Predicted 3D model of a 141-nucleotide RNA (c-di-AMP riboswitch aptamer (ydaO/yuaA leader)) from Cohnella faecalis. Its mean pLDDT, the model's own confidence on a scale to 100, is 80. The organism belongs to Cohnella, within Bacteria.
RNA sequence: AGUUAAUACAAGCUUAGUUUCCGGAUUCAUCCGGAAAGCGGGGGAACCAAUCGUUAGGGGCGCAUCAUUCCGCGAGGAAUGUAGGGAACCAUCUAUCCCGAGCCCGUCAGCUAACCUCGUCGGCUUUGGAUGGGUCGAUAG
Numbered sequence: 001a002g003u004u005a006a007u008a009c010a011a012g013c014u015u016a017g018u019u020u021c022c023g024g025a026u027u028c029a030u031c032c033g034g035a036a037a038g039c040g041g042g043g044g045a046a047c048c049a050a051u052c053g054u055u056a057g058g059g060g061c062g063c064a065u066c067a068u069u070c071c072g073c074g075a076g077g078a079a080u081g082u083a084g085g086g087a088a089c090c091a092u093c094u095a096u097c098c099c100g101a102g103c104c105c106g107u108c109a110g111c112u113a114a115c116c117u118c119g120u121c122g123g124c125u126u127u128g129g130a131u132g133g134g135u136c137g138a139u140a141g
Base pairs, nucleotide, nucleotide: 002009003008011125012124013123014122018037019036020035021034022033023032024031025030038120039119040118041117042116043115048110057108058105059104060103061102066081067080068079069078070077071076084099085098086097087096089133090132091131092130093129094128095127136141
């Protein structure tokens, strides 16, 4: 894509966020607890770096950073841009559209082998063109 009256199932996208097994509960479509594998994050020597930093606190996850202007007593709010990020087989270029949030640690952390430790959610439904490389299909595609 699709199937169904609907719940839902299925095919996929974004993201680290997937798979298997055991036990229990049960709404029997699901939930809770646990163990592995895979993927992802943090802490943590030497050497190196820093020679400054330490309330103007500092730091982490993440694409989500920064600037200007306006409103507000303030906390904050709005607008316009912007670093950066996404758009469906893959890569590059181009045009177009969209996002550019939120949360956490708690005075404390550079890198970092061994080692220690944590997460495995959530939200969605696919724009065009060119070049090259692939997959399915009898063909069209």